[in-house]
Predicted 3D model of a 1492-nucleotide RNA (small-subunit ribosomal RNA) from a bacterium. The sequence is in RNAcentral, with records from ENA and SILVA. Rfam family: Bacterial small subunit ribosomal RNA. Gene Ontology terms of the family: structural constituent of ribosome and ribosome.

RNA sequence: UUUUUUGAGAGUUUGAUCCUAGCUCAGGAUAAACGCUGGCGGCAAGCUUUACACAUGCAAGUCGAACGGCAGCGAGUUUUGUAGCAAUACAAAAUGUCGGCGAGUGGCAGACGGGUGAGUAACGCGUAGGAAUUCCCUUUUAGCUGAGGAUAGCUAGUCGAAAGAUUAGGUAAUACUCAAUGUGAUCGCAAGAUUAAAGCCGCAAGGCACUAAAAGCGAAGCCUGCGUUCCAUCAGGUAGUUGGUGGGGUAAUAGCCUACCAAGCCUAAGACGGAUAGCUGGUCUGAGAGGAUGACCAGCCACACUGGAACUGGGACACGGUCCAGACACCUACGGGUGGCAGCAGUGAGGAAUUUUCGGCAAUGGGCGCAAGCCUGACCGAGCUAUGCCGCGUGCAGGAUUAAGGCCCUUAGGGUUGUAAACUGCUGUGGUAGUCUACUAAAAAAAUGAAGAGACUAUUAGAAAGGGGUUGCUAACUCUGUGCCAGCAGCAGCGGUAAUACAGAGACCCCAAGCGUUAUCCGGUUUCACUGGGCGUAAAGCGUUCCGAUAGGUUGUUUAGUGUGUCUGAAGUGAAAGACCGGGGCUCAACCCCGUGUUUGCUUUAGAAACUACUUUACUAGAAGAGCAAAGGGGUAGCUGGAACUCUACAAGUAGGGGUGAAAUCCGUUGAUAUGUAGGGGAACACCGAAAGUGUAAACAGGCUACUGGGUGCUUCUUGACACUGCUAGGACGAAAGCGUGGGGAGAGAACGGGAUUAGAUACCCCGGUAUUCCACGCCCUAAACGAUGAGUAUUAGAUAUUAGGUGUUUGUACAUCUAGUGUCGUAGCUAACGCGUUAAAUACUCCGCCUGUAUAGUACGACCGCAAGGUUAAAACACAAAGGAAUUGACGGGAACCUGCACAAGCAGUGGAUCAUGUGGCUUAAUUCGAGAGUAAGCGAGGAACCUCACCUGGGUUUGACAUGUAUGUGAAAGAUUGGCGAAAGCCAGUCCCUCCUUCGGGACUAUUACACAGAUGAUGCACGGCCGUCGUCAGCUCGUGCCGUGAGGUGUUCGGUUAAGUCCGGUAACGAGCGCAACCCGAAUCCUUAGUUAUUUAAUGUCUAAGGAGACUGCUAGAGUUUAAUCUAGAGGAAGGUUCGGAUGAUGUCAGGUCAGCGUGUCUCUUACACCCAGGGCGGCACACAUGAUACAAUGGGAAAGGUACAACAGGACAGCAAAGGGGUGACCCUUAGCAAAUCCCCUAAAACCUCCCUCAGUUCAGAUUGGAGUCUGCAAUUCGACUCCAUGAAGCUGGAAUUGCUAGUAAUCGUGAAUCAGCCACGUCGCGGUGAAUACGUUCUCAGGUUUUGUACACACUGCCCGUCACGGUCUGGAAAUUAGAUGCGCCCCAAAGUCCUCUUUUACAGGGGAUGGAAGGCGAAGCUAGUAACUGGAUUGAAGUCGUAACAAGGCAUCCGUAGCGGAAGCUGUGGAUGGAUCAUCUCCUUU
Repeated sequence: UUUUUUGAGAGUUUGAUCCUAGCUCAGGAUAAACGCUGGCGGCAAGCUUUACACAUGCAAGUCGAACGGCAGCGAGUUUUGUAGCAAUACAAAAUGUCGGCGAGUGGCAGACGGGUGAGUAACGCGUAGGAAUUCCCUUUUAGCUGAGGAUAGCUAGUCGAAAGAUUAGGUAAUACUCAAUGUGAUCGCAAGAUUAAAGCCGCAAGGCACUAAAAGCGAAGCCUGCGUUCCAUCAGGUAGUUGGUGGGGUAAUAGCCUACCAAGCCUAAGACGGAUAGCUGGUCUGAGAGGAUGACCAGCCACACUGGAACUGGGACACGGUCCAGACACCUACGGGUGGCAGCAGUGAGGAAUUUUCGGCAAUGGGCGCAAGCCUGACCGAGCUAUGCCGCGUGCAGGAUUAAGGCCCUUAGGGUUGUAAACUGCUGUGGUAGUCUACUAAAAAAAUGAAGAGACUAUUAGAAAGGGGUUGCUAACUCUGUGCCAGCAGCAGCGGUAAUACAGAGACCCCAAGCGUUAUCCGGUUUCACUGGGCGUAAAGCGUUCCGAUAGGUUGUUUAGUGUGUCUGAAGUGAAAGACCGGGGCUCAACCCCGUGUUUGCUUUAGAAACUACUUUACUAGAAGAGCAAAGGGGUAGCUGGAACUCUACAAGUAGGGGUGAAAUCCGUUGAUAUGUAGGGGAACACCGAAAGUGUAAACAGGCUACUGGGUGCUUCUUGACACUGCUAGGACGAAAGCGUGGGGAGAGAACGGGAUUAGAUACCCCGGUAUUCCACGCCCUAAACGAUGAGUAUUAGAUAUUAGGUGUUUGUACAUCUAGUGUCGUAGCUAACGCGUUAAAUACUCCGCCUGUAUAGUACGACCGCAAGGUUAAAACACAAAGGAAUUGACGGGAACCUGCACAAGCAGUGGAUCAUGUGGCUUAAUUCGAGAGUAAGCGAGGAACCUCACCUGGGUUUGACAUGUAUGUGAAAGAUUGGCGAAAGCCAGUCCCUCCUUCGGGACUAUUACACAGAUGAUGCACGGCCGUCGUCAGCUCGUGCCGUGAGGUGUUCGGUUAAGUCCGGUAACGAGCGCAACCCGAAUCCUUAGUUAUUUAAUGUCUAAGGAGACUGCUAGAGUUUAAUCUAGAGGAAGGUUCGGAUGAUGUCAGGUCAGCGUGUCUCUUACACCCAGGGCGGCACACAUGAUACAAUGGGAAAGGUACAACAGGACAGCAAAGGGGUGACCCUUAGCAAAUCCCCUAAAACCUCCCUCAGUUCAGAUUGGAGUCUGCAAUUCGACUCCAUGAAGCUGGAAUUGCUAGUAAUCGUGAAUCAGCCACGUCGCGGUGAAUACGUUCUCAGGUUUUGUACACACUGCCCGUCACGGUCUGGAAAUUAGAUGCGCCCCAAAGUCCUCUUUUACAGGGGAUGGAAGGCGAAGCUAGUAACUGGAUUGAAGUCGUAACAAGGCAUCCGUAGCGGAAGCUGUGGAUGGAUCAUCUCCUUU
């Protein structure tokens, strides 16, 4: 430069939102395992656990061309014998003669190949370098002469069970020894000295060996730079330790070893110690940077039953060698011996788990050999296993009456399974049978095949699909069962009778010979952030500082040099395999082969010189100093002042004082308090005084004096980068409380005592009061030590106030301006938002500290500090899916403001007390049917329970049913009427009469019986529902569209100023409009007009009245107020009526899972000779008691009448099984009789209170009328349980009602009567209407209740009947301490030291060998101090568990504001003292700012 490559999110905290933060999921991978299932082939892989123990077989031999030889095999030669004519055959003996060869001497190999990963945190490994060694092999040079003595095998003995040992005799070599030579090598300055050898094969040529060297190849050993896990709750380690000299030692360097000398060496850039671990190429993942990992293949290392040691050799301190010790196992004749699968197979054990006691040296490679060849569990192959990757198949095409079937669904029509099947045709991977051929064997030829291959032909759809999932994330839905049970679940979560989430079924989705689950790693996760995060309030800034304060990091302008980092070029290396790219070979792929590039690194070398670094030259803008000036509660020490308080003394004076919400304890007649005078004492400093000043922070205030630190301004005189930051090392300061010693002690005041409050009150309030508070000296070292904001430098709009100093100008106040501080508002920008904003939380740079879910916990253990209290440092287990910040909407507050309401107040009349009525609870009962339960149940459902109603109880009866529809069957004309028996009736049984319907003549309607579908249910669920209703509330609210503001939830509009009954209207206004509500429209009442007239007024007219239509009232007019020529308010005129004229109907969005399945309807469940239906009687009326709503009273504002007197209504009405006049009877209820009226005609229908007259005269009465007795009337089949009314008699409680509580604002309350519905009658004193008479009071909104609007706080959102803290009790889990106890590991000191080995020495000596000594040394024993891990009586704490106990600490001013530090006290939360913070509500004042 070109090309290539390349990054996804989701769920879960909330009523909702944004942010922070964790948890979880989707992807890929694996030496995997488990569950279900399983057709074929290719290529790979296969004890991750016990480096646990191993039976059996094999895994390292070879060379006769080094040697003496000849046991065994084969061949031959010689001799003898037998047979044969002979060739020859057979037998015996001899012979190493040949092929060969057991054992032995000798050489080489056995140190490779193969296995494993215990140990090792190390020059072990990786990478880059440095100096010495080396068998075989390659190349080169020079040699290979002569001599000698042994020994194994063997033979003959001895010992032993064996293994084996030993004596004597004799023998060979490429075994061993000596001499000679010396190219060369070593030593030495040199002369010179020392030092080798072996032969064998071949007819021969020649070949192979041997010796001494040089160079190389390859291979080992050593040294060095850099890199290489965690813990600092491991901080100091080290005596051969660090270095030197001499000596020894090695192939070679070196304290490698030794003697002496010196006292060093390592360490915060992590020594020492502990834990864990083989390292690498690579592998997995990832966009990458990284993270995890180190099976298979390859390189290195270490190990070979455990520990130690050396020998041989070029190479070992040696997996299939030796010696010693130990553990284990085996053999034994008990004397003694033997063994080492972490080689290949295989066995046992362990474990979730990992294969055949296979074939072959054909290939590749290795050892020996001249070679042929032999050996080779290396290797090549096969076997087992879906363990992984890759490929193929289980069929393909057609085929619709969309068949049947389905334990599938259904709206009952159908849908779906589904072209799927049947059926027709075709193909042949694979299987079976057969035929043929090549390859493995690479360069020229030949031999050799353990195991396997390819092509072709024939035949057969025949043998071959499962696993997981279906609420969201996440592709795919319905039914049935179950009923917080059984169960599911990766997270959120699902399941309590309609579960797409459990289980089954059908259907569907995904992958597919596999599919799921579990485990582990990376990713997502920017959730440790180099790339790429943060610290005001979410986790997070150390309490402050060291002013020439250490290490470290960073660092102004400028000259020159060097070339550390840096940049460029070149060279070496970065093993192969793997990965990438391009090709090629197996039909493709996996797999294999070839090539380029990469391998980002390290080293060497040549250059460059901007930046960095080092050295160096200068500078003045940083920094420091000098001079002048002013300010200050800066610090330390001393002196001193007045007010207040208290104590003491005196005077004077008398009964209280003090204290509180109210009281009491307390003080006082021994004279207090209050007052005056004098004196003593301690502590603190009013006014000035101020979001003013000073100090690093903590902190600092009466006045004066002495000493002293720092900062600021001006001048621009001096030095010349001297600067910034700054740890866990070091020093200093550090409120209050607390500790020690000694003083002091007025007031205040933990603890403590007493009095109150309270259910209690270990508190809040009150009376006292010790420590303490004060001083000196010494400790402690923590606070909400806060601006919850580390230090420094630079840059980036302003406005305004103020402190210190200066400059300009001015007569002066003032004004303008510079520097250093201190505040408020605010632009850009930043922030999750709140907010910050030149005093940054903006924009950048430098350095330090700190954070990584919540809780456990700032706790335990350890260490350091402290007299103690305690402080600093600082975890884990178990547990949860959240914890948290800011803001939003509501709700709530014993928070605030405003407003409204018969809410209070002002009044009137009551309720609560009595008796009775009615309803409810409770009790009772065979049953006392059910529902309604604060407000919003209780004279409610019920506007009529004697039977019926009726649902309840007892008893008697019926079963296709009292009621509906349909089918089938046979029968009958049917219905109907009626008699008898039993019976309480229902019903059952047995009879009689009648012979009647329509017809298109088929039948239909009707009825009975039987069978079946079904009927029926006031049975359950109002928390499955519809409909309807109550309530907040006739309160004034509730929303939408568009626009605008905010990341967003949301806000604005709808807030604000007025006003209204009202979100009613007006004005203003980032809003402009609109909808549901308000109002109006509707009905009724009050006035008038027009029209009409059945009835009424004895007739007529008119009017009243009736009922149709209209008029009228709108703040329209006047005056004033009001913020405008506003809305609106006040007063007035006129008017029947005046400010909504009065009353009604009308009830927004929503709330209360409010009420009703018993008005009705209805899903699901339940009963079906009963939970259905019929009947008689009973019950719903039951009575110690409690509550609610009413009636009547308690009397004189009243009661009564001697059959006292006089008046006035109304609407709504009602009436034929009805209302009933008049007349008559009865004391009366009522009865007899019947004019009128289906209604403006007749009737119910006399209104009563009122007024007049008389009596009663304050009493349980001439009040009151309950209760009871007697006699009656009426309704009705029926009046006993259980009706109403009448008459006579009786004559109870009660003399105005405790706490508490209800209604009402005008034709209202109060009071008086009257009508209707339901209804045979009536328990009605109830309910709904109607009119008569007819008041009082409202200053006003402090308080009570309810509601509306705004604002504020909130840890509430099921929304204060909320949330929530701690002790105690019970169960579970985890953990700390702990007498004691068990096990393990490591080092130290001492003792005892085994064998091998090494060294010295003695004897005999060529040598071997033997004796002695020293050293050495595994294991063992003893000792002290510990360390690690486990167990543990008892004990501390934490955490968890639908409904345990005690209180109520926190969240609102949480009812005493809360919290932090500290001290004391208390069952517990906690309380109190002292200092501090605001992360405190409310009110007031001050200051500052913004706007007008």